[in-house]
Molecule: Glycine riboswitch aptamer
Organism: Burkholderiales bacterium
Formats: sequence, C1' cells, structure tokens
RNA sequence: GUGAUCCUCACUGGAGAGAGCCCGGUAGCAGCUGCAAAGCCAUGCAAGCCGGGCCACCGAAGGGGCAAGCCUUAACCGCGGUCGCAUCGGCUGCGAGGGGUCAAUCUCUCAGGUAAAGCGGACAGCGAGGGCAAG
Repeated sequence: GUGAUCCUCACUGGAGAGAGCCCGGUAGCAGCUGCAAAGCCAUGCAAGCCGGGCCACCGAAGGGGCAAGCCUUAACCGCGGUCGCAUCGGCUGCGAGGGGUCAAUCUCUCAGGUAAAGCGGACAGCGAGGGCAAG
C1' cells in the first nucleotide's frame, strides 16, 4: 500500500404459503345484578391476548442431503505397457468398484413461517470501515 473475493456496519430493493379447525384460560371496555362495596357473563369490541392439540401449506433466517471435479484405495474385475522361454507369473498405468471431500435461488422441511401492515428475510445494488494476494 491496492483489485476481485471475504467480514462488519449504514441506506435502498426484496418472494411464498389456512384471519384453518378443536379444547382450555383470561373480565380492559360494553352488558347483567347490586344502594354501594362488589359480583356475574368468554355469543359484542374480538378474526383480541395466553396455553395445548390436530391437519393443510410455504421456502429466502439457521440446519440436513448431493453432481461434476479433486484426493485416496487391500483384494476382486476389465483394458493396456513392460520383464522373464512360457497358455503362467512379477512389476506398473488407466478404467470400473469402494472410501473421503463437495455448491446453489436444487432438494428435505428439523427449525422457521402462512390476511394486510409491521417484524423477519436468502440475495442484489451502493457507501464507509476492517482484513488480504501480487507489487
């Protein structure tokens, strides 16, 4: 001291799929009872909130799976090379087979998610900082 890639941060864009069904709880408001204190009500606000169960569905947090390639490989199998007189044997190369590694917006759906909005969001663009090969 800098390009691509990489990491962090800011901004911008950013999809899909049941406001599913069942059970239980919850009394803020409304309603009912009561002189009041207070109590009752889970058919309204409310498709609210909380917990549990059952299916259906989505893929773009995260996670799992794999193709070529690459690495490796005792025996067996196939095709060669080479040595030995040898239909046999030794050495060796490649292939097949076995093992390892192995990407994605592919795939699975464990996790997550399924009205709108919001949140989240792979990925992409742009900017700042960091790290770094060559020089």